[in-house]
Molecule: transfer RNA
Organism: uncultured Bacilli bacterium
RNA sequence: CGCGGGAUGGAGCAGCGGUAGCUCGCUGGGCUCAUAACCCAGAGGUCGUAGGUUCAAAUCCUUCUCCCGCAA
Numbered sequence: 001c002g003c004g005g006g007a008u009g010g011a012g013c014a015g016c017g018g019u020a021g022c023u024c025g026c027u028g029g030g031c032u033c034a035u036a037a038c039c040c041a042g043a044g045g046u047c048g049u050a051g052g053u054u055c056a057a058a059u060c061c062u063u064c065u066c067c068c069g070c071a072a
Stems, first nucleotide, its partner, number of pairs: 002070006010024004018055001026042005048064001050062003
């Protein structure tokens, strides 16, 4: 250099054209003598970058960056 996969709240992951979700974590409240557990609520993401297609893009196409693997 070539081929494939990946990048989405703090962490791990869904979402394969039509309002971005789940689990854990975090914050507040409830419960308890108290803590944990449990219950309720909330905050937190310009979906790696820059363009393109489309009425509409995390999703399709292209460039670039980074990570993992295959081959040499």